[in-house]
RNA sequence: CCACUAGGGGAGUCGUGAUAACGACUGAGACAGGAUAAAUCCUGGACCCUUUGAACCUGAUCUAGUUAGCACUAGCGUAGGAAAGUGGAGU
Numbered sequence: 001c002c003a004c005u006a007g008g009g010g011a012g013u014c015g016u017g018a019u020a021a022c023g024a025c026u027g028a029g030a031c032a033g034g035a036u037a038a039a040u041c042c043u044g045g046a047c048c049c050u051u052u053g054a055a056c057c058u059g060a061u062c063u064a065g066u067u068a069g070c071a072c073u074a075g076c077g078u079a080g081g082a083a084a085g086u087g088g089a090g091u
Stems, first nucleotide, its partner, number of pairs: 001088005006050004012025005031044005056081003062075004
């Protein structure tokens, strides 16, 4: 580095609209189906990540800058958690 198997994870913001829906933005990913009064949950798909672990969760309705808002930058952060084995190739 590749393959296989196994596992972990999230799906937001804005505009129009009564809803449904449509459109726009960021992102690797914002999807489809089902259940529910709703919150939410379940199944599948794509994507990302698996201890060399900021994938993702908590702190957090956090702090400063910034944006219409999300996003973004810095902090928090030598904080607390978080899912791995096998085979092969190369040096």
The RNA shown here (TPP riboswitch aptamer (THI element)) has 91 nucleotides and comes from uncultured Paenibacillus sp. The prediction has a mean pLDDT of 78. Rfam family: TPP riboswitch aptamer (THI element). The family has 115 seed sequences and 16,130 matches in Rfam 15.1. The RNAcentral record of the sequence draws on MGnify.